Context: one part of a larger RNA
RNA sequence: UUGGGCGUAAAGCGUACCGAUAGGCGGUCUUAAAAGUCUGAGGUAAAAUCCAGGGGCUCAACCCCUGACUUGCCUUGGAUACUGCAAGACUAGAGGGGCAAUGAGGUGCUUGGAACGAACGGUGUAGCAGUGAAAUGCGUUGAUAUCGUUCGGAACACCGAUAGCGAAGGCAGAGCACUGGGUGCCAUCUGACGCUGCUAGGACGAAAGCGUGGGUAGCGAAUGGGAUUAGAUACCCCAGUAGUCCACGCUGUAAACGAUGCUGACUAGGCAUGGGAGAGUAUCGACCCUUUUCCGUGCCGAAGCUAACGCAUUAAGUCAGCCGCCUGGGGAGUACGGCCGCAAGGCUAAAACUC
Repeated sequence: UUGGGCGUAAAGCGUACCGAUAGGCGGUCUUAAAAGUCUGAGGUAAAAUCCAGGGGCUCAACCCCUGACUUGCCUUGGAUACUGCAAGACUAGAGGGGCAAUGAGGUGCUUGGAACGAACGGUGUAGCAGUGAAAUGCGUUGAUAUCGUUCGGAACACCGAUAGCGAAGGCAGAGCACUGGGUGCCAUCUGACGCUGCUAGGACGAAAGCGUGGGUAGCGAAUGGGAUUAGAUACCCCAGUAGUCCACGCUGUAAACGAUGCUGACUAGGCAUGGGAGAGUAUCGACCCUUUUCCGUGCCGAAGCUAACGCAUUAAGUCAGCCGCCUGGGGAGUACGGCCGCAAGGCUAAAACUC
């Protein structure tokens, strides 16, 4: 390689994000042609070897004869279901349109209250803070407590959900502007325009980190001090720089997780919930309630699957298409090389040796 696999044993790329293009795969009907495909004939496919039958050396090895085989290629006649090619048509896939509701989807601007801290002023006096207990620390230059005014930065209690939105990362006070996506209903238009997707290229990508400039209330790596301890480069306490925040530019990683790639089809139900559409009941009309249906989010479970745990119409069931990945443990996600990065480092990725 073949094979077997990828929720938890090794294994799904962080991202259905864009996507020129290559590749693989491709709905219904008709016609044409006959490349793939099937079939007849002919040619060729050296001999020896191998295989089957028979024969010759006293047997065998060996040798001889006949057949088979050489699964292929070429030429030519035919078949046309399927695949491909060509032409035409269709609407169930896909896309557009109209109507409608929904949402922390994104970006920018504006704005609000609570809390916290600081400054100033008032009241007021000896403590406050902290812990297992303490101490460092703060306080008679008036702290803590309390009231008022002003300033500042960061985060948005309740609503709030087992809820919603987004490709993922992720998204939450309120208002406005701009803007992306999905869903339902109508069946109005196009007419297979589809699915997947390597590589090249590009985009996004938590936190930490880096560069330049700003900002800094609280928190707080590092650091200093106090404790604890045999020691204590910790856990606890008092401080506290970077950082956390903003703008622009890098970095490109994660238990980037549902540890579960994407698309399509099929296969019992029950309950709950978010967004629609229809019917019934009721009503002046609705809401509510009952029920049907589409899309989403969860729980429980049949068949089936699974090593078990569990999964179970949101599959890990039954199938199809395409991609990625795995192949004993350590060495090692390391070395070397290459590419990327300001650096930190990232991506790609071995071997010796060893069990």
Notes:
The prediction has a mean pLDDT of 83. This is a predicted structure of a 355-nucleotide part of an RNA (small-subunit ribosomal RNA, central domain) from a groundwater metagenome.